This is a predicted structure of a 75-nucleotide RNA (transfer RNA) from a Dehalococcoidia bacterium. Its mean pLDDT, the model's own confidence on a scale to 100, is 81. It matches the Rfam family "tRNA". It is annotated as a transfer RNA. RNAcentral holds the sequence, with entries from ENA.
[in-house]
RNA sequence: GGCCUCGUAGCUGAGUGGACACAGCACCGGCCUGCUAAGCCGGAGACGUGGGUUCAAGUCCCACCGAGGCCACCA
Numbered sequence: 001g002g003c004c005u006c007g008u009a010g011c012u013g014a015g016u017g018g019a020c021a022c023a024g025c026a027c028c029g030g031c032c033u034g035c036u037a038a039g040c041c042g043g044a045g046a047c048g049u050g051g052g053u054u055c056a057a058g059u060c061c062c063a064c065c066g067a068g069g070c071c072a073c074c075a
Base pairs, nucleotide, nucleotide: 001071002070003069004068005067006066007065010025011024012023013022018055027043028042029041030040031039048064049063050062051061052060
């Protein structure tokens, strides 16, 4: 340098054009308890950045940024 895959909450994943973006763990509040843990109820929190297509984009297209992999070049 070329090609491929990926980027969603603090972490790990789901979501493959259409309802308010879903879950587990973690976090916060409450219940329970002599206290803690466990359990139960409730809550906050995310689409890498910019542009495009579309009535509608996390999803499709382009560029850039970042991560991983393969190949080539140099020596």